[in-house]
RNA sequence: GGUUUAUAAAGAAGCGGCGAGAGAUCAGGCUCAACAGACCCGCUGGCAACCCUCCAAAAUGGAGAAGGUGCCAAUUCCUGGCCCGGUGAAUGGAUCAUCGGGGGAUAUAAAUU
Numbered sequence: 001g002g003u004u005u006a007u008a009a010a011g012a013a014g015c016g017g018c019g020a021g022a023g024a025u026c027a028g029g030c031u032c033a034a035c036a037g038a039c040c041c042g043c044u045g046g047c048a049a050c051c052c053u054c055c056a057a058a059a060u061g062g063a064g065a066a067g068g069u070g071c072c073a074a075u076u077c078c079u080g081g082c083c084c085g086g087u088g089a090a091u092g093g094a095u096c097a098u099c100g101g102g103g104g105a106u107a108u109a110a111a112u113u
Base pairs, nucleotide, nucleotide: 001113002112003111004110005109006108007107008106013044014043015042016041017040021032022031023030026080027079028078029077045072046071047070050068051067052064053063054062055061076105082102083101084100085099086098087097088096089095
C1' cells in the first nucleotide's frame, strides 16, 4: 500500500512556536483565520473505549483505564457526483428542481496480505 469487518448527529483544554492560509479530493456554499494568529508542530491536560485487563463464557452484555492507537470548531461543517423511486414543470420523451432510499468516497481501529 491492498483486502475484510466495525464505527462516524455524543465527548474533550491551556501554554509555547511558526506565520497565511485552513476545513480529505473536485464543484457550489458556509465557517475559522495575521485585530484577539487559524492550520500545523511541541509540552502538559483531557475525551473516548477499537485493541487491551477483569467478570461473564455461542453471540451479546457489564466493569476498568496502566499500556498500543485515535481524537479534543461547526453531523465526515452542509450539498452534489453513481443507482432506484415519488412529486412538480398541460400529456409523452428529454431536461431541470425537489423529496426519500441505497451505494460510493473519506477518517479511525483490529485482523489479514